[in-house]
RNA sequence: UCAGGCGGCUGGGCGACCGCGGGGCUUUGGUCUCGAGGAAAGUCCGGGCUCCAUGGCGGCAGGGUGCCGGGUAACGCCCGGCCAGCGUGAGCUGAGGGACAGCGCCACAGAGAAUAUCCGCCUCGCUAGACGGGGUCAGGGUGAAAAGGUGCGGUAAGAGCGCACCGCCGGGGCGGCAACGUCCUCGGGCAUAGGCAAGCCCCGCCCGGAGCAAGACCGAAUAGGGACGCCGCGCCCUUCGCAAGAAGGGCAGGCCCGCCGUCAGGCUGAGGGGUCCGGGUUGGUUGCAGGAGCGUCCUCGCAAGGGGGCGCCUCAGAUGAAUGGUCGCCCAGGGGUGCUCGCACCCUGGACAGAACCCGGCUUACAGGCCGCCUGAUGCU
Numbered sequence: 001u002c003a004g005g006c007g008g009c010u011g012g013g014c015g016a017c018c019g020c021g022g023g024g025c026u027u028u029g030g031u032c033u034c035g036a037g038g039a040a041a042g043u044c045c046g047g048g049c050u051c052c053a054u055g056g057c058g059g060c061a062g063g064g065u066g067c068c069g070g071g072u073a074a075c076g077c078c079c080g081g082c083c084a085g086c087g088u089g090a091g092c093u094g095a096g097g098g099a100c101a102g103c104g105c106c107a108c109a110g111a112g113a114a115u116a117u118c119c120g121c122c123u124c125g126c127u128a129g130a131c132g133g134g135g136u137c138a139g140g141g142u143g144a145a146a147a148g149g150u151g152c153g154g155u156a157a158g159a160g161c162g163c164a165c166c167g168c169c170g171g172g173g174c175g176g177c178a179a180c181g182u183c184c185u186c187g188g189g190c191a192u193a194g195g196c197a198a199g200c201c202c203c204g205c206c207c208g209g210a211g212c213a214a215g216a217c218c219g220a221a222u223a224g225g226g227a228c229g230c231c232g233c234g235c236c237c238u239u240c241g242c243a244a245g246a247a248g249g250g251c252a253g254g255c256c257c258g259c260c261g262u263c264a265g266g267c268u269g270a271g272g273g274g275u276c277c278g279g280g281u282u283g284g285u286u287g288c289a290g291g292a293g294c295g296u297c298c299u300c301g302c303a304a305g306g307g308g309g310c311g312c313c314u315c316a317g318a319u320g321a322a323u324g325g326u327c328g329c330c331c332a333g334g335g336g337u338g339c340u341c342g343c344a345c346c347c348u349g350g351a352c353a354g355a356a357c358c359c360g361g362c363u364u365a366c367a368g369g370c371c372g373c374c375u376g377a378u379g380c381u
Base pairs, nucleotide, nucleotide: 001377002376003375004374005373006372007371008370009369010368012330013329014328015327016326017325018324020035021034022033023032024031025030037352041363042362044361045360046359047358048357049211050210051209052208054264055263056262057261058260059259060258062207063206064205065204066203067081068080069079070078071077082096083094084093085092086091097202098201102200103199104196105195106194118140119139120136121135122134123133124132125131148166149165150164151163152162153161168188169187170186171185172184173182174181175180215286216285217284218283225277226276227275228274230272231271234251235250236249237248238247239246240245253268254267255266256265293312294311295310296309297308298307299306300305331350333348334347335346336345337344338343
């Protein structure tokens, strides 16, 4: 100097005039102050909060997740590692448990894709050829993948048939919390020929439902509406009563989880569920911003994060939904001209995008500008 990788910041500023929404003050004239994001987006996760569900235990169904360790309120997130793949590298990616529980798939080509033989090699019938029988998968061809690789021996030929070294499987030693690693050691099959589980599945771990249009309050109004259908309306005791019946107590039964069983509790014990049609209210207040909050310093930790001290909170709170318009100057970038290389002038021009209960994440979008660390190449010293 060029190319690349990772991370972070910013994403216009100042002034004037007019105009918006909240809050404080007020002599009701006004005045002061605050006022969109890093993604506010997607609604993909996890929660806080609200309401509903009666809880415990066991099982089934359904959903999520999937190497190890740590962080967190929690997560499918984050951090640090291991392994695999890609890259010269900095780094990037990983739907990362199980193929010996079972089922299924691997097109086409090829003889054959879960145990087979096309060409070939050896041998026999027959000396040769043709044809046929037997042996063989070493070699060749097809293919993404063909029954471990190289070499030696052996054989009629050939093969882990045997051996050596690799590879694979299993045990031990050593290192590491562990996933794992190891040019350490022993043994084995001389086999277990593969891939796909992001096909079904098996295994480990985790999981109530609905959602601020949740919910609460005030006000107002209507039709205490109608139809159909299902289950059930049982027993005992006491009191009152002429009786019918009434009141109280108890039991059976029924109901309360997505389903089943069991234990406990509650309700009911004469009513309880279901489907459809129709009517009223579409008003106001609240929820609604003090938070797993923000800033700063110290400390523990490789880090994610944790702990402590101090300070701040008038830091948007709308409800058809507010922060806009105009003018001037400056600034960042780009282009052009001139040039005394310092500048001057002219033109252009500033991305993605807008809260609606609130947080922690992920994913997607982003013109321009700046900073830091790391890798590679080249040149100079």
Overview: Bacterial RNase P class A from Parvularcula maris, 381 nucleotides, folded computationally. NCBI's taxonomy places the organism under Bacteria, Pseudomonadota, Parvularculales, Parvularculaceae, Parvularcula. The model forms 92% of the base pairs in the Rfam consensus. Its mean pLDDT, the model's own confidence on a scale to 100, is 75. It was read from a public genome assembly, where an Rfam model found it. It matches the Rfam family "Bacterial RNase P class A". The family's RNA type in Rfam is ribozyme.